A computed fold for a 1480-nucleotide RNA from an uncultured bacterium, annotated as small-subunit ribosomal RNA.
The coordinates come from a structure-prediction model, not an experiment, and the mean pLDDT is 82.
The RNAcentral record of the sequence draws on ENA, Greengenes and SILVA.
RNA sequence: AGAGUUUGAUCCUGGCUCAGAACGAACGCUGGCGGCGUGCUUAACACAUGCAAGUCGAACGCGAAAAUUUUCCUCGGAAAGUGAGUAGAGUGGCGCACGGGUGACGCACGGGUGAGUAACGCGUAAGUUAUCUACCUCGGCAUCUGGAAUAACUCACCGAAAGGUGUGCUAAUACCGGAUACGUUGAGUAAUCAAGAAAGGUGGCCUCUGAAUAUGCUACUGUGCUGAGAUGAGCUUGCGUACCAUUAGCUAGUUGGUAGGGUAAUGGCCUACCAAGGCAACGAUGGUUAGCGGGUCUGAGAGGAUGAUCCGCCACACUGGAACUGAAACACGGACCAGACUCCUACGGGAGGCAGCAGUGAGGAAUAUUGCGCAAUGGGGGCAACCCUGACGCAGCGACGCCGCGUGGAUGAUGAAGGCCUUCGGGUCGUAAAAUCCUGUCAGAUGGAAAGAAAUGCAUGGUGGCUAAUACCUGCCAUGUUUGACGGUACCACUGAAGGAAGCACCGGCUAACUCCGUGCCAGCAGCCGCGGUAAUACGGAGGGUGCAAGCGUUGUUCGGAAUUAUUGGGCGUAAAGGGCGUGCAGGCGGUCUAUUAAGUCUGAUGUGAAAGCCCCGGACUUACCCCGGGAAGUGCAUUGGAUACUGGUAGACUUGAAUACGGCAGGGGGCAGUGGAAUUCCUGGUGUAGAGGUGAAAUUCGCAGAUAUCAGGAAGAACACCGGUGGCGAAGGCGGCUACCUGGACCGAUACUGACGCUGAGACGCGAAAGCGUGGGGAGCAAACAGGAUUAGAUACCCUGGUAGUCCACGCCGUAAACGAUGAGUACUAGGUGUUGCGGGUAUUGACCCCUGCAGUGCCGCAGCUAACGCAUUAAGUACUCCGCCUGGGAAGUACGGUCGCAAGACUAAAACUCAAAGGAAUUGACGGGGGCCCGCACAAGCGGUGGAGCAUGUGGUUUAAUUCGACGCAACGCGCAGAACCUUACCUGGGCUUGACAUCUGCGGAAUCCCUGUGAAAGCAGGGAGUGCCCUCCGGGGAGCCGCGAGACAGGUGCUGCAUGGCUGUCGUCAGCUCGUGUCGUGAGAUGUUGGGUUAAGUCCCGCAACGAGCGCAACCCCUAUCCUUAGUUGCCAUCAUUUAGUUGGGCACUCUAAGGAGACUGCCGGUGUUAAACCGGAGGAAGGUGGGGAUGACGUCAAGUCCUCAUGGCCCUUAUGUCCAGGGCUACACACGUGCUACAAUGGCCGGUACAAAGAGUUGCGAUGCCGCGAGGUGGAGCCAAUCUCAAAAAGCCGGUCUCAGUUCGGAUUGGAGUCUGCAACUCGACUCCAUGAAGUCGGAAUCGCUAGUAAUCGCGGAUCAGCAUGCCGCGGUGAAUACGUUCCCGGGCCUUGUACACACCGCCCGUCACACCACGGGAGUUGAUUGUACCCGAAAUCGGUGGGCUAACCUACGGGAGGCAGCCGCUUAUGGUAUG
Repeated sequence: AGAGUUUGAUCCUGGCUCAGAACGAACGCUGGCGGCGUGCUUAACACAUGCAAGUCGAACGCGAAAAUUUUCCUCGGAAAGUGAGUAGAGUGGCGCACGGGUGACGCACGGGUGAGUAACGCGUAAGUUAUCUACCUCGGCAUCUGGAAUAACUCACCGAAAGGUGUGCUAAUACCGGAUACGUUGAGUAAUCAAGAAAGGUGGCCUCUGAAUAUGCUACUGUGCUGAGAUGAGCUUGCGUACCAUUAGCUAGUUGGUAGGGUAAUGGCCUACCAAGGCAACGAUGGUUAGCGGGUCUGAGAGGAUGAUCCGCCACACUGGAACUGAAACACGGACCAGACUCCUACGGGAGGCAGCAGUGAGGAAUAUUGCGCAAUGGGGGCAACCCUGACGCAGCGACGCCGCGUGGAUGAUGAAGGCCUUCGGGUCGUAAAAUCCUGUCAGAUGGAAAGAAAUGCAUGGUGGCUAAUACCUGCCAUGUUUGACGGUACCACUGAAGGAAGCACCGGCUAACUCCGUGCCAGCAGCCGCGGUAAUACGGAGGGUGCAAGCGUUGUUCGGAAUUAUUGGGCGUAAAGGGCGUGCAGGCGGUCUAUUAAGUCUGAUGUGAAAGCCCCGGACUUACCCCGGGAAGUGCAUUGGAUACUGGUAGACUUGAAUACGGCAGGGGGCAGUGGAAUUCCUGGUGUAGAGGUGAAAUUCGCAGAUAUCAGGAAGAACACCGGUGGCGAAGGCGGCUACCUGGACCGAUACUGACGCUGAGACGCGAAAGCGUGGGGAGCAAACAGGAUUAGAUACCCUGGUAGUCCACGCCGUAAACGAUGAGUACUAGGUGUUGCGGGUAUUGACCCCUGCAGUGCCGCAGCUAACGCAUUAAGUACUCCGCCUGGGAAGUACGGUCGCAAGACUAAAACUCAAAGGAAUUGACGGGGGCCCGCACAAGCGGUGGAGCAUGUGGUUUAAUUCGACGCAACGCGCAGAACCUUACCUGGGCUUGACAUCUGCGGAAUCCCUGUGAAAGCAGGGAGUGCCCUCCGGGGAGCCGCGAGACAGGUGCUGCAUGGCUGUCGUCAGCUCGUGUCGUGAGAUGUUGGGUUAAGUCCCGCAACGAGCGCAACCCCUAUCCUUAGUUGCCAUCAUUUAGUUGGGCACUCUAAGGAGACUGCCGGUGUUAAACCGGAGGAAGGUGGGGAUGACGUCAAGUCCUCAUGGCCCUUAUGUCCAGGGCUACACACGUGCUACAAUGGCCGGUACAAAGAGUUGCGAUGCCGCGAGGUGGAGCCAAUCUCAAAAAGCCGGUCUCAGUUCGGAUUGGAGUCUGCAACUCGACUCCAUGAAGUCGGAAUCGCUAGUAAUCGCGGAUCAGCAUGCCGCGGUGAAUACGUUCCCGGGCCUUGUACACACCGCCCGUCACACCACGGGAGUUGAUUGUACCCGAAAUCGGUGGGCUAACCUACGGGAGGCAGCCGCUUAUGGUAUG
């Protein structure tokens, strides 16, 4: 510090996701040790049990037991007592323990929790002249004198219990009087007056005296009053402190005053009276959520999130209310009342409060021991000893976190075994192990063994104070002694032995790390993108690797990355985003100069910013974490001193911003009234006759009752042709005949005046197209709805005929539009060019023009700059400033709910759940378009002949079957693989056999090979018999090659699967003219340019132009055949001339034909025209051939996962007594049907019969087979010739000549069937071809549709060949005869180039919208129902304070003794919790 993800690719916008750090965590797997920390985040849910607050005998009164003696005894016990000098025991006394009390102090601390609280609650800084403060410290003064009770206790009684009542006795540092009063309080001007306190205890002493003692003295302590301090607390104030405006108004003690009450104290805190205020857009009130801070986590920081542990503050203690005591509470382990819950009960009544420490249940993903100790620290009480202390110190449990340590180190290559992979060679785990030599941490065992402890107390000694005193008491010092939960722990030594101690996650990209097997869109993975449909580096396992490590991953949460809320640090023309427009209050901002002030601003100082924490420097635990000491920081707040440039305030001035006055001027600016002509429609009349109208074509419609057309007249409403123009005006919406009136604004010119008066503008107010609404008019045309006619599969549309609201006017609503320049307003600055509108200046002119120039508008082009690009560009989207509005992924949704407005329609404001990983902008390359332009092709058209109908042949589908083997499926499968299925082929089926195999290599043994025979069998095979030895070497034993048989195993074999794992080959677009590259240039980039443009061509063929210049693969040419000629060569070919023959048969010849080698020829070369002087085109000449002469071979980059694993090759998978192999038979030949390709026909341009002529190209020894003979014929017989320019197949046929048939289902047509044969072959039944005789079907030119062909072509005629024993209508070739037509490119199909649109890119066979059906999820509505919270009004009203009260009761004081003062209980009243009623 970034990365992945929208696309075919690109740039941008924008969201989602990841890598980091952290945690009071949880879960999964795993787990050696130690230290330090930390541990109910959920139910402020309920709690069994134990403990957590007591202490003081030096405040006070009372009292027992044990022990022991005596007596009695029923032997269990009971009763009574504790004796003098010593000892023992007892009483008194003293001391100690315990129990229940009075009293004193404590219980308001410590500990827990975060429910409530949006608040002076907290934080920070101040104030308190408006206050209090027990215990503590330092001072001052005092501590005098009386009295009356009461608990405990005794006795009696009630109750189950808790507890309670009555009687009697008693003490105090308990209670109450009196005295005194420095100071305090009150009154008073002052003097002064009045009111108001206390408590003693413990130790010691006896100088006073004979002794003892206290009333005396003394020490300590306590008490009262008071002054100050310290500490703690109360109250007040400035500033800061969450979200919602879909909460906008709130408030009657409310705001203030006066008086009083209350409090420690201010105050409506409370009461009475008076006034009518107070708060709020700088967010009151209401709602939701939340303890706050120091800090913690994160971040570069600014910030964001958080508030466990530790520290400070607050609040709470089962829920609600209220008080008492006290210095302090409205009190966690106190009391009262009410409520809910739990428990006890004798049913009458009682008891309780773990959010203290443990612990239990429950809830939950989840959080510990009913431990030890007061040794330390701290707290309460006490003079002290000491007691109490779940505070605290420790231990236990949990890898929950952080830190540290270990699980060994060195050497060690036969690179062991084994695993995994493998191209089978090897590689890797891997120096890893083993082995050898070492070391010793931790754990284990044994032994030793701390620090934490200093005090207090006691003892002794010393030295002060008090004193008469060296007693006593007390202060200080010294010495000794006393105290350890942890714990025999840390630590140390020794022993011990590599021995007891490694896992987890990941390995497609992001992101470090790769292979094999299994699985087969299954199982599964996944943070995002996405993997998995038979070769998965993504699933599961294994090997290997990577990363962390006693942990590792996952989940959750927070910050970061995210500049993705942007102060630092974003945007709004088209990506989300400028309000429809204006006026304008508040607010924000604001021209020039001077003076002043010092609020902002800057600077210094002081105080504070607790400690802990963070940071720095040290120290100390072996180190580190932890801990200790010091420092820095704490950006803040307050006070104060200074500075004065800028901003603000105040005062004064200025004119340039702004405004006003004056003179001009343009204009569809607005309002109102009037008025004009053209047109449409209607009405009346005339002329006139059969149609009109309308459309792509029609029909509905109008018309003989007279339309349309035409003429004249009239009526009515609406709109204003031409001018008219990216021209004008207006803020926008918008505004158009003419005239008048009223009225707003702009612009120009020149002077004067005011003196910043300005800009923007949340709310607010006004204007606001069309449609729509209300009331009343109006209504010609047009025209939603509606009706009819068409179109159509349908047509609730487009088209046509009608037609109502509406459109128009007046008044009033509505308040929205793609209200757009998709661009808020204002000011300033920043190259130009060219139009146009308005006004002005200059020059010139008679004048209009023209030219130069200023201001204001309105357009186009264009530089810099900006922009993602497109584009904008003085009318900015440039450069800056001011103010307003708005945006933050897509969908849900501008929707729901709520509110406001509206008559309604609806408008404004405006979410969430849920869901997706995108949605989007601009540009690029393709593809596509029933877009455009140009061009081509038997593409159409023009023609000729077919197919589709018939019969048959053949292939396919389907069906059937034991099997009908398999493949091929639009063109580009279907007479295709198959150039030839009776067996074989053959892959299929049935049955019979074989298992190292039918075939290959290696190996052992035997035998040469080979040939013949027998049995069985359908054959394969099985079983048996016989004959018989060759070749090479030889040391004569034998060995070797080759072949055969038997055996064992390595292996063979597979037409089994995958053509979507592949090679090779092939088809197709298409013989279409295209496809690319290097360098340069342009663009952020994908890409573009070149290859586009103007011509031309069959062609990206060539020329010209051009930021391109060149090049490659294609095109063309080079190759073959053919057309002409020449040369060479003449056998098997040829024959003009000569001779000869039945015959080029023979002699002869090589001229010709022909054969087959080599050449020539054609190149737009020549001429003319057109063209740009080019390329080229048109015409012509010559020529056998003319513009690539004709044909062939040749197929660019690529497309179709096109076809083929069954030609071959090949990865992987599968079978291995079978999916291999051998054999027999069957099948591939089936047959209601459908399709493709063909053959033969339907006839007279023909059939039949007879005669007769002319080819080319081929093939032939397992062959072609002549002449001859036989057969009607297929053929047979026979065997001349030929390994072929020699012989044979071989007859060419159509044609020509002659005859016949005469338009018929025929002398057409030949299917089908019967019979008889021939040939091939081991074998023609399933299932061959051919021949003869007989039979003689359909068919009379073929619907929709569709195919081929542009010249030696179509059509027609025959011939040959491959395959092949036989089988050809198929295929591949050959020649004979031999046409018609093409105006042309509008249309159909296919293709090429340019351009345009695109939401397509699997690319239009694309993409995509809505309804419906079923299931599920989420949200809204819903008759209602239920719970929580809360407002208002009213009713009832516990406890309690306060006030009142009198007829009850009453120790202290007063009394004149009668009573009184005061108090208590009771009762009444105010306030009020809970509860209730009604309504929100």